[in-house]
Context: one part of a larger RNA
């Protein structure tokens, strides 16, 4: 110096991207315990109070050298879960309901999964899968079952389009290959040309929890502002309830409130959303999280500002 590990007046997060680190707290017994809510939770919520030994003595454990529940006194000591061991705690938002899973060796997460919803195949010698096949999986299963795609508990709910794209179903009709059929090229082949024709396209319909989309300009109410409303040009349809400067807002550090002595933060509002929006879900949401962000409580050597003590290991001298 450096690696561990201990004490520190007064302060009490001012350090720092951020209380990262330390630290507080802690066992066990009584009291007490909000909001909220899915009535199970929350909850060991928070918070308060006791906590040792000694001497008499009740009761309870069918008995007991144990044990439990007391009851009166006395005593020590700064402190009696006196050492070890052994929860800080509250409040406000985001995001995922949850217990679970994961990048063996830099990510443990908001990402995978979950129950729950919902969409398509599939009647079994089935869909689907592996395999040139024999044959197997699924399954010694049979729609309350299977395999596949999405969404992800629960609550309220999930608007509009079928023109693209795509699937299904249909389809008097068009187009549509070879071969067989006919006809030509004197004859054979070969070639040509017709007529028939499958899927398929093309026609017609459906379908969006299929893949995708979901508008512009002008005027317009007796201060001004806005614009309910009217014209108008286009579209397959013009974004619906909702949420909203957001894990999506460029302008942006939006305004306004609130929180600080001061806020590019946070929380609430507004909202013309550059470029939110409904199972690529939408908006809530009690519990839950080694998630992530704000605030205040207790506590501290993070700091202020550094001392000393203590193992190790490095150096210096012998």
């Nucleotide at each position: 110096a450096c690696c561990g590990g201990g004490u520190u007046a007064g302060g009490g997060a001012a350090a720092u991207c951020g209380g990262c680190a330390a630290g507080u707290u802690a066992g066990u017994a009584g009291c007490g315990u909000a909001a909220g809510u899915u009535a199970u939770c929350g909850a060991c919520a928070a918070g308060c109070u006791a906590u040792g030994u000694c001497u008499g003595u009740g009761c309870c454990u069918a008995g007991c050298u144990a044990g439990g529940c007391g009851c009166a006194g006395a005593u020590u000591g700064c402190a009696a879960u006196a050492a070890c061991a052994a929860g800080g705690a509250g409040g406000g938002a985001g995001c995922g309901a949850c217990u679970g899973u994961u990048u063996c060796g830099u990510u443990a997460a908001g990402a995978c999964a979950c129950a729950a919803c919902u969409c398509a195949c599939c009647g079994c010698a089935a869909a689907g899968c592996c395999g040139a096949a024999a044959g197997g999986c699924c399954u010694a299963g049979u729609a309350c079952a299977g395999u596949g795609g999405g969404u992800g508990a629960c609550g309220c709910c999930u608007g509009c389009u079928c023109a693209c794209c795509g699937c299904u179903a249909g389809u008097a009709c068009g187009c549509g290959a070879a071969a067989c059929c006919c006809c030509g090229u004197u004859u054979c082949a070969a070639c040509g040309g017709g007529a028939c024709u499958a899927a398929g396209c093309g026609c017609u319909a459906g379908c969006a929890a299929a893949g995708a989309g979901c508008g512009g300009g002008u005027c317009u109410a007796a201060c001004u502002c806005u614009g309910a409303g009217a014209c108008u040009c286009u579209u397959u349809a013009g974004g619906u309830a909702g949420c909203g400067u957001a894990a999506u807002a460029c302008c942006u550090c939006g305004u306004c409130g609130c929180u600080u002595a001061a806020u590019a933060g946070g929380c609430g509002a507004c909202u013309u959303g550059c470029a939110u929006g409904a199972a690529u879900g939408g908006c809530g949401u009690a519990a839950c999280g080694a998630c992530u962000c704000c605030c205040a409580c207790a506590c501290u050597g993070u700091c202020c500002c550094a001392a000393c003590c203590u193992g190790g290991u490095g150096c210096c001298u012998g």
The part of an RNA shown here (large-subunit ribosomal RNA, domain IV) has 318 nucleotides and comes from a Candidatus Micrarchaeota archaeon. Model confidence (mean pLDDT): 85 of 100. NCBI's taxonomy places the organism under Archaea, Nanobdellati, Microcaldota. Its Rfam family is "Archaeal large subunit ribosomal RNA".